[in-house]
Context: one part of a larger RNA
This record gives sequence, C1' cells and structure tokens, in this order.
RNA sequence: ACGAACGCUGGCGGCGUGCUUAACACAUGCAAGUCGAACGAGAAUCUUUUUAACAGAAGCCUUCGGGUGAAAGACUAAAAGAGGAAAGUGGCGAACGGGUGAGUAACGCGUGAGCAACCUACCUUACACAACGGGAUAGCCGUGGGAAACCGCGAUUAAUACCGUAUGAAACUAUAAAAACGAGUGUUUUCGUAGUUAAAGAUUUUAUCGGUGUAAGAUGGGCUCGCGUCUGAUUAGCUAGUUGGUGGGAUAAAAGCCCACCAAGGCAACGAUCAGUAACCGGCUUGAGAGAGUGAACGGUCACAUUGGAACUGAGACACGGUCCAAACUCCUACGGGAGGCAGCAGUGGGGAAUCUUGCACAAUGGGGGCAACCCUGAUGCAGCGACGCCGCGUGAGCGAUGAAGGCCUUCGGGUCGUAAAGCUCUGUCCUUGAUAAAGAUAAUGACGGUAAUCAAGGAGGAAGCACCGGCUAAAUACGUGCCAGCAGCCGCGGUAAUACGUAUGGUGCGAGCGUUGUCC
Repeated sequence: ACGAACGCUGGCGGCGUGCUUAACACAUGCAAGUCGAACGAGAAUCUUUUUAACAGAAGCCUUCGGGUGAAAGACUAAAAGAGGAAAGUGGCGAACGGGUGAGUAACGCGUGAGCAACCUACCUUACACAACGGGAUAGCCGUGGGAAACCGCGAUUAAUACCGUAUGAAACUAUAAAAACGAGUGUUUUCGUAGUUAAAGAUUUUAUCGGUGUAAGAUGGGCUCGCGUCUGAUUAGCUAGUUGGUGGGAUAAAAGCCCACCAAGGCAACGAUCAGUAACCGGCUUGAGAGAGUGAACGGUCACAUUGGAACUGAGACACGGUCCAAACUCCUACGGGAGGCAGCAGUGGGGAAUCUUGCACAAUGGGGGCAACCCUGAUGCAGCGACGCCGCGUGAGCGAUGAAGGCCUUCGGGUCGUAAAGCUCUGUCCUUGAUAAAGAUAAUGACGGUAAUCAAGGAGGAAGCACCGGCUAAAUACGUGCCAGCAGCCGCGGUAAUACGUAUGGUGCGAGCGUUGUCC
C1' cells in the first nucleotide's frame, strides 16, 4: 500500500468501490429495434345508409280469446366510411453500445515511420442526372401434411423489392501522343480514339425528405517495416510452402496468401527450436532516485462469446442475444422428430477465506430508427446492500474537593482511579417531530425525491471500542498458576515471590474502528 479475508466492536454523512476462485452449469424477467412520409392487405371498435329477418307501441275493430296496424327499439347479416391491432414485403440499424481475459511471447501491444499496394454506409462540399418498360413474390384466400417445431400445393396482389432497354462521364477497360517528376516496378498532368456501366419515389403539395453517378473532405478501418516487450541451455540445432525466383489465381490491397514450375535456400550461442508462464499499454503501489512489483476500478488497443469448423448477408462480421455442420451437456416429444447457449443487467446452484438488488427512470448525457410526433435503450442517470476503502463530523461544554461512595495497592500513615462522578449553569453538530423547499431544464418535461438545504420545537437524552504494557517499543503492580496451563515477530518467558502465562486494577497507543493473516515496495 490493498478489489482483501478473519476475530472483537460498531453512531452519522459525502465520494468511490464490490466473484481476484469454476472462460463451472444456469430457472425466470428484461438487455435492439424502428419507419404507415417505401408497399399491399387489414382485426377489434365506432358512424351512416339500405334491405332482409326479429320485434311488435299508439290508434281502430272485438264474440274479450283476439284481429288489424305498423312507429320506436335492440340484435344479426350486407354495403359505405372512419379506425388502426397483430403479422408480412421493403429500408436503415442490429459489426455500436455492454461483458470477459480463456487463448496469444505475436507486428498482439507500445512507440516511430511508410502504403508509388488499399477500402470507408451514414455526414459535409462540388458537378451532373433520374427516360421507357416488364415479369414475379411474401402476405391474404383455398387446401394438404405434422404431437410440435414447421413444411408443401393451388389461386391471386403491391412497392423506394427484382429485372430489361435507353441516356451517360472527369468513372472503368483498351490504346496513340506529349510534358513534368521520382525512391525501382513507376507516379502525376494535358490531349485524342474505341468500348462498358446508373437511378425511385414519397408527402399534410411547392417546399421538403429521399434516389443515381463522379470528384474531394471528414471519420473509421486494412496492410508493411525499424526499435522495445517474462523464465528455462538439466531445451542446441530447427525448417519442404520451408527461403527465393518466374508465371498465374485470390483479395479492397502488397506478399508463398494459394497454386504450377525452377533454384537450394532461410533461422540460430546477439539464444533459433522446444517447454513453462502471461492479454498489452496509459497508469497504479513503493522508492530520494535508479529501480522493483503490478495491470482491480477509469481510458486506449487486442482476443473471445458452450467446444471445434465454415461461409452467407452487408460499407463494415467470418457476427455474444444471426445461419450451417460436428461434439459435449440440458430440455420437450404422440418416439417420427425438435429446442437451447447470462464471459449483457438482476438473480439461482456450485466452487471458495471472500464479493451486492430478480429495484426506479429514460428527467439528464449519449446511441438506433423516424420529416416529425415519438418509440426503443439493464448504455447511462439514480436508488438499495456491505466500515470494503478514503475523507469529514459526533458520542457533549463550563464550573465543581467534603478530594464522596466504591475498586485496587499499601510501609496501614496513606496513595491512586480523580474534576473523574454527583451537583449547578449551558449548548444542539448528529438525532426526533413538524413546516418550507431547490439547482440539476433553454418554453415544456425530474427517476433521484418531498431528496439536499432552511426554519421552528424537543431533550444530554440514542452513539466506544480494540490491541498492547520483559527488551526491540510508548506503557506496572497485585493475585492465581508452578517447565503445568499457556505465551511467542526475534531474543526468549513458565520448575512457588513470573513487570513475559491467566484475571483484576492502573497505564500506553490508535479510535468507529482496532488487531491478526496474506501479498508487494
């Protein structure tokens, strides 16, 4: 000094911090959606109208049984309108944010360079453009299979979904010429020729939001190299895609990255290879420094997402809450077959000396979608639990000798606890009760929270322990025990007068903590 633990004790507040072990297994809920101003279709519900069925009042007639008459009404069905749930197509997002440190001794990380070898959705700027068509498909409907998960068939429909044609360059491809520059392949600029390639609309309706191409910027990434980066020689040789070349393929892109052929190289005592250990850094701890140790929290980078492998989509993944295959495990099953992945936030079991609530809110900050309203957000903001840490405050203040009682010691005179208590006079931090009541929000919007704070009243009331006292090392006496019981960091203490064991009194140290243990300097 600590992400600590254990023992005894424990009043309050602020700010932090909390599975270091099993990258063990996980019940339950939530953690990524959003857009109707891209699209078709549209449930509940409401309104209106009409018709049909239901219903059957007043009036009239009556042999008092009823007949006639048709209004109001409510319900069902149909039509029209409003409405907009849940699904579906489509777009953007889901590659961020959040977690963990298993693997990795490596261009992984750090630092400094390079790319004349590269990509970049959304955003910004500039220029140019958006012409004409087409066929499907999900959904819905019908029908079939299945326990389920889900799947098939038929009919039918839309788009900013998909496809064709057109136009088209400063883009791309091929090719001719000139100039400038360079670090080699070359790069840049200018000017020709030929070929190739694009688009989508919506709306509250005239102003927006979108679409396509190109150039540039910004942002984010990719790749290469110099240097640095633990231990072991009781690991001395290692290597065949291995090292290089030519040609091709792959990629956004250089390259044995991959392949064919050719050559026989390449690394190593300046430690290769092998083995062990380990995410790295800014930092953090310590130290006068040099250095040593460490890598919790916070910030940057990397890697991983039950284990292993693979690609798809996409600007971006070889993708934690996507897909496929294999494996282990768990669950459902009608035994035919299916489902799952907390190293997200809470939480459970287990392991362990040991580590929290199945909380509140999107009010703020930020993120995704949307023109917006808004929706989503266990990011985040807050609250809860734990003296786990740091800091602050309190547990009262003044006066008070007859030095009370009581305890302990005593040479029995006394000494000491000790102004300590009692008593008297006060105070109100914290506390209790009541009232008022923020900032955080820029007009509205506050989870926190009736919180912080302020005021009034009340009453010393509710708030002190722990370790030590032989020397090191601040602080001693009595009794008990008798090499026993025990203490102990080292020296050591205890066998009948123990300042060292146990208890008491007194004292010393620190104080809401104090000791012990562990680890580092």
This is a predicted structure of a 521-nucleotide part of an RNA (small-subunit ribosomal RNA, 5' domain) from an uncultured bacterium.
Rfam family: Bacterial small subunit ribosomal RNA. Gene Ontology terms of the family: ribosome and structural constituent of ribosome.
The RNAcentral record of the full RNA draws on ENA, Greengenes and SILVA.